[in-house]
Context: one part of a larger RNA
RNA sequence: GCCAACGAGUUUUAGCGUGCUGCAAGGCUAAGGGCUUGAAUGCCCGGAGCCGCAGGGAAACCGAGUGUGAAUAGCGCGACAAAGUAGUACGUUAAAGACCCGAAGCCGGGUGAGCUUGCCAUGUGCAGGUUGAACCUCGUGGAAACACGAGGGGAGGACCGAACGCUAGAGACGUGCAAUACUCUGCGAUGACAUGUGGUACGGAGUGAUAAGCUCAUCGAACUCGGUAAUAGCUGGUUCUCUCCGAAAUAUGUUUAGGCAUAGCGUCGUAUGUUCCCAGAGGGGGUAGAGCACUGGAAGAUCUCGACAGGUCGAAAGAUCGCGAGACCUAUCAAACUCCGAAUACCUCUGGUUAAAAAUACGGCAGUAAGUCCGUGGGGGCUAAGCUCCAUUGGACAAAAGGGAAACAGCCCGAAUCUCAAUUUAAGGUCCCAAAAUUCAUGCUAAGUACAAGGGAGGUGGUGGAUCUUCUCUGACGGUGAGGAUGUUGGCUUAGAAGCAGCCAUCAUUUAAAGAAAGCGUAACAGCUCACUCACUUAGAGGGUCUGCGCCGCAGAUGAUCGGGGUUAAAGCAUGAUACCGAAACUGAGGGCUUAACGUUGCUUCGGCAUCGUUAUGCGGUAGGAGAGUAUUCUCUUCAGCGACGAAGGCAAAGGGGCGACCCAUGCUGGAGCGUAGAGAAGUAAGAAUGUUGGC
Numbered sequence: 001g002c003c004a005a006c007g008a009g010u011u012u013u014a015g016c017g018u019g020c021u022g023c024a025a026g027g028c029u030a031a032g033g034g035c036u037u038g039a040a041u042g043c044c045c046g047g048a049g050c051c052g053c054a055g056g057g058a059a060a061c062c063g064a065g066u067g068u069g070a071a072u073a074g075c076g077c078g079a080c081a082a083a084g085u086a087g088u089a090c091g092u093u094a095a096a097g098a099c100c101c102g103a104a105g106c107c108g109g110g111u112g113a114g115c116u117u118g119c120c121a122u123g124u125g126c127a128g129g130u131u132g133a134a135c136c137u138c139g140u141g142g143a144a145a146c147a148c149g150a151g152g153g154g155a156g157g158a159c160c161g162a163a164c165g166c167u168a169g170a171g172a173c174g175u176g177c178a179a180u181a182c183u184c185u186g187c188g189a190u191g192a193c194a195u196g197u198g199g200u201a202c203g204g205a206g207u208g209a210u211a212a213g214c215u216c217a218u219c220g221a222a223c224u225c226g227g228u229a230a231u232a233g234c235u236g237g238u239u240c241u242c243u244c245c246g247a248a249a250u251a252u253g254u255u256u257a258g259g260c261a262u263a264g265c266g267u268c269g270u271a272u273g274u275u276c277c278c279a280g281a282g283g284g285g286g287u288a289g290a291g292c293a294c295u296g297g298a299a300g301a302u303c304u305c306g307a308c309a310g311g312u313c314g315a316a317a318g319a320u321c322g323c324g325a326g327a328c329c330u331a332u333c334a335a336a337c338u339c340c341g342a343a344u345a346c347c348u349c350u351g352g353u354u355a356a357a358a359a360u361a362c363g364g365c366a367g368u369a370a371g372u373c374c375g376u377g378g379g380g381g382c383u384a385a386g387c388u389c390c391a392u393u394g395g396a397c398a399a400a401a402g403g404g405a406a407a408c409a410g411c412c413c414g415a416a417u418c419u420c421a422a423u424u425u426a427a428g429g430u431c432c433c434a435a436a437a438u439u440c441a442u443g444c445u446a447a448g449u450a451c452a453a454g455g456g457a458g459g460u461g462g463u464g465g466a467u468c469u470u471c472u473c474u475g476a477c478g479g480u481g482a483g484g485a486u487g488u489u490g491g492c493u494u495a496g497a498a499g500c501a502g503c504c505a506u507c508a509u510u511u512a513a514a515g516a517a518a519g520c521g522u523a524a525c526a527g528c529u530c531a532c533u534c535a536c537u538u539a540g541a542g543g544g545u546c547u548g549c550g551c552c553g554c555a556g557a558u559g560a561u562c563g564g565g566g567u568u569a570a571a572g573c574a575u576g577a578u579a580c581c582g583a584a585a586c587u588g589a590g591g592g593c594u595u596a597a598c599g600u601u602g603c604u605u606c607g608g609c610a611u612c613g614u615u616a617u618g619c620g621g622u623a624g625g626a627g628a629g630u631a632u633u634c635u636c637u638u639c640a641g642c643g644a645c646g647a648a649g650g651c652a653a654a655g656g657g658g659c660g661a662c663c664c665a666u667g668c669u670g671g672a673g674c675g676u677a678g679a680g681a682a683g684u685a686a687g688a689a690u691g692u693u694g695g696c
Stems, first nucleotide, its partner, number of pairs: 001696006011096013026051003032045004055062002065077004099237002102234001106227006117201009126191001128160003131156001135152007164188003168185004203219001205215003240629006250263005264368002266365007274357001275358001277352007289340001290338002295334003299330002302327005308322001310321004371397004375392006402413003417591004422587001424585001428581003431565003437578001439577006450567002458552003462549010478537006485509003490504003515530001518529003592619002595616005601610003630685001632682006639675001641674002649669004655664003
């Protein structure tokens, strides 16, 4: 891991509610007792007491009233339409282990020092080598103290290093040889040494050269049994089917915030009977917007005032720049400004449709109180976030499948009762992958822009459209050919200055036209162009404004891409048109169920219940509410049931029935019990709990 078996809302006593049954203005017995019986059981006694039939008051007490009160008032609670009580089943609550499993822990009694810590007693062990303390002897010197030398001696938590003890570093091991071992290197090795045996001290206690170490692989309080099914606002699990409805993630409070209580929202029942909803009419408002009349902010102009610091000018008077305040004008800003002021929303009244649809009240049972995204209105943040906090009688997901968006809870379309190789569409699409237009019309784009949402300021003689305007057959713009001169090298300056370093002037002539020159150039000239003119050519040419589609700006992290292939008068973009495809939507055909009305039949305790039919209606669903069934084991009754001519159980995709859980038939196996119907009672359904046990 798989398979099998086991494995979780039970029981008791009370309360409340609903259904059913008995009796009913009454209902019921409890403890206890008697009879019967082998026992179980059944029958009877027992009215003590409880609930109800009357309430009000604290009570005395009064009583359809009573309390308050002086009251016969007013007010409060009652009466006036009447139903209870006992049992039983189900739902739920309370107390109990209380649906099941699960702590860490707390307390009590014991068991442990054969491991380990300390101590006590008694034993044992330490190869070999090195160093050479005290002290002693002798010698020499010395008066001596003493010094030196030689020899002896053998000290030491001394040295090196085996046994022995330890474990600092590394390796290897890490489903190991091993729940701490192995290898290499290492430390101590006559000592605070190591070790054998026996003894001794223990659970809030011991022991401890202290690490909260150790106390039998267990230690910030051992182990074991008991209290004990401790408690767990926490996690996990909780077993058959079908039908109807179907939430919440909010408010208030909370030693409360991942828990509860109450309300809200769900469901079931009873009652009311349109109260819901929609429309119309009438209301109040101070939001959006707008405005500047108030309160404030902020910009510019003008004017007035100020014993207004300072700068500049002036000898000074003073002038000017500026500073502060105010008035007025212009143009403005505001959640905590308003002279104004919507749309919605809300309240009241009137009217109206629907009737299988709502609303309200009371009662039973809940769940929910972690929400999320999108749109809209806002606060916080950076008008950041798949951010956060509010609002929303907006939506979706949650609890919603289907189609579209490549894929994609929350976006778009649209709500799946079942069947159909039927129909029409929605969103979205129609070249191929891949269902349907290589459709039609008119344009645009050349960037693969684009075919995916979106992309800055700025730049662009890329190209399309609209419009305004200037020149133009008296010839424009452009091109080609020719001219572009003379006084003159203007004057000055200067080495030079001749159109063209610089300053001044910028005239005149000849002309079709030609500047005392708009550039290049020279040392200065020269030279080349330009303006300007003529000829030839020839019909358009130039400049703005608005706008469509492009281009640059445009740099990212593993290999790129529109989903891909690929696409250019598109398969891109814009405008328009007609077809078609496309969903579990709509429609068609057939079937099932819910609810209601009407009718039929049967039963009836006359309340109703069931059957069949017609019409209409609905049938996604988590938590959850309500309803109806299936299966298992046992008990009673029943079928004078089945069974060796083969029970139960097992195997068999295949026959039949039921919406389904399941049931029946058949064959083989098996070898002795089992079922139908009606009731009753539960150890009553397995896929999950790091479930338990067994097997593989």
The part of an RNA shown here (large-subunit ribosomal RNA, domain II) has 696 nucleotides and comes from a Minisyncoccota bacterium.
The RNAcentral record of the full RNA draws on ENA.
The source organism's lineage runs through Bacteria, Bacillati and Minisyncoccota.
Its mean pLDDT, the model's own confidence on a scale to 100, is 83.
It matches the Rfam family "Bacterial large subunit ribosomal RNA". Its family is annotated with structural constituent of ribosome and ribosome in the Gene Ontology.